[in-house]
Record summary:
Predicted 3D model of a 525-nucleotide part of an RNA (small-subunit ribosomal RNA, 5' domain) from a metagenome.

Context: one part of a larger RNA
């Protein structure tokens, strides 16, 4: 010197752009973060409207008719978005290969089908237990829920061929035969869908080679332990797991053990080799109160699911429940230290839906913070042969310096105040027209949407008007002198300085260096 997610003292005028719990993976009041679909179903609590009844009316009742929709049943999603670094020196992560050992929900193409029956049970009723969470028991009823049967273009197992490649096991591509396997329908008549099979596509599993801390004051480690054969398991391969038989397997090229640690791209610094680092973004890994298990599913061993056990905290009528911010905001404690219980679905991007929507603390936006970066402003020009006044300035008392600085005179308005206009992000979707092809698509064209925000930005008036601190001045280092003290007070990064003339403590005066920031500390090079 340069750097920082920085802190802390004095100071502060704007605006742009980023960043913001590094410590307690500590405990968490309270809201809110994942639902949607009625074009799958029984149905109607609740709101709107019809129809009918009663009534003068106000209004009530009745009807699921309707627009709709609580709650249930059922389909997708909920394995994605967000957080966090605890744990993990490990095929975790980087890269390079490989799978002749795998699996993919939606999405894209191609092929073929979508008939036929039949028994429940959710809610609704009714009974009953309980404080509640909820539960039990009855009768009853629907599907795009289940179950049966048909059919099989296709796949799958089996056998017996047959071509043809190859990487050892073998692959692939065909024929014949036998078994086994589907489906659902809604509809606003435009449409939306369903099964099975084949390629794709994306996403993922898995396995390898080399690379990836510290300590040798850690040398010996290992019985599913290293291989084999057979089961079984799994989407797979595989001691994954089990029986059996062998005794092997790994180590000074560091096994094993113990302390550290989430990996990279990066990012700081260096000429560079290196050395630190792994905040924000991106990408992958792990976790989700602590441990542990599995179910659902295409896909979890699953943050806002499920069961146990534990710890804490909450409710109880003492029998017994409830709950998990490392999502967002916030709140406590810890700490030098770190923000709002905000706005909005307007865009972008997810669910989900035919849509029109609905939901989205992901996002997009505001708000605090000089925590950083950039940019800009505190005014420009003239002005002394009177260089004014004042100075707890100095001095040889003659001055000198503060200082063109001030004051005066023109000048300009960036910013600031007032008034006034006033964006871009919007274009899709849907409506509505028109035109093409030919019956639902493409094209065009008008229409309807803004959280930010009356914000940015422009425009006119105003009038220098509203704005400079801070640390330093012995040497290293740019800047000196008086005064006070008197080895006391204090200073200090190092050498060091103060005992009576101190440029080194204090104070003022002047002067140098930054600049809305200036010092100090702390970590890195």
């Nucleotide at each position: 010197g340069g750097a920082u997610g920085a802190a802390c003292g004095c100071u502060a005028g704007c605006g742009g752009c980023a960043g913001g719990c590094u410590u307690a993976a500590u405990a968490c009041a309270u809201g809110c973060a994942a639902g949607u679909c009625g074009a799958a179903c029984g149905g109607u609590a609740a709101c709107g409207g019809g129809u009918c009844c009663a009534g003068c009316a106000a209004u009530g009742g009745a009807u699921g008719c309707u627009g709709a929709c609580g709650a249930g049943u059922g389909g997708c999603g909920c394995a994605c978005g967000g957080g966090u670094g605890a744990g993990u020196a490990a095929c975790g992560c980087g890269u390079a290969u490989g799978c002749a050992a795998c699996c993919u929900a939606c999405c894209u193409u191609c092929a073929a089908c979508u008939g036929g029956g039949g028994a429940a049970u959710a809610g609704c009723c009714c009974c009953g237990a309980g404080a509640a969470a909820u539960c039990g028991g009855g009768a009853u009823u629907a599907a795009u829920a289940c179950c049966c049967c048909a059919u099989a273009g296709a796949a799958u197992a089996c056998a017996c061929g047959a071509a043809u490649c190859g990487c050892a096991u073998g692959g692939u591509u065909u024929g014949u035969g036998u078994a086994u396997u589907a489906a659902a329908g809604c509809u606003c008549c435009g449409g939306c869908g369903g099964u099975u099979g084949g390629a794709g596509a994306u996403g993922g599993g898995c396995a390898u080679g080399c690379g990836u801390g510290a300590c040798a004051u850690u040398a010996g480690c290992u019985a599913g332990u290293u291989g084999g054969u057979g089961a079984g398991g799994u989407a797979a391969c595989g001691g994954c797991u089990c029986a059996c038989c062998a005794a092997g397997g790994c180590g000074a090229u560091g096994a094993u053990g113990u302390c550290u640690a989430g990996g990279g791209g990066u990012c700081c610094u260096g000429a560079g080799a290196g050395g630190g680092u792994g905040a924000u973004c991106c990408c992958c890994c792990a976790c989700a109160c602590u441990g542990g298990u599995a179910c659902u599913g295409a896909g979890a061993c699953a943050c806002g699911g499920a069961c146990c056990a534990g710890a804490c905290u909450c409710c109880u009528a003492c029998g017994g429940g409830a709950g998990g911010c490392a999502g967002c905001a916030g709140u406590a404690g810890g700490g030098a230290a770190u923000a709002u219980u905000g706005g909005g679905c307007a865009a972008u991007g997810g669910a989900c839906g035919c849509a029109a929507g609905u939901c989205u603390g992901a996002c997009c936006c505001a708000g605090c913070c000089a925590u950083g970066c950039c940019g800009c402003g505190u005014g420009c020009a003239g002005g002394a042969u009177u260089g004014a006044c004042g100075g707890c300035c100095c001095u040889a008392u003659g001055g000198g310096u503060u200082g063109u600085a001030a004051a005066c005179u023109g000048c300009u308005u960036u910013u600031c105040u007032g008034c006034a206009g006033g964006a871009a992000g919007a274009a899709c979707u849907c409506u509505c027209c028109c035109g093409a092809c030919g019956u639902g698509u493409c094209g065009g064209g008008a229409g309807c949407u803004g959280a930010c925000g009356g914000u940015a930005c422009u425009g006119c008036a105003g009038g220098a008007a509203u704005a400079a601190g801070c640390a330093u001045c012995g040497g290293c280092u740019a800047a000196c002198u008086c005064c006070g003290u008197g080895c006391c007070a204090g200073c200090a990064g190092c050498c060091g300085c103060g005992g009576u003339a101190a440029u080194a403590c204090g104070g003022a005066g002047g002067a140098u260096g930054c600049a809305a920031g200036c010092g100090u500390u702390a970590u890195c090079c």
Model confidence (mean pLDDT): 86 of 100.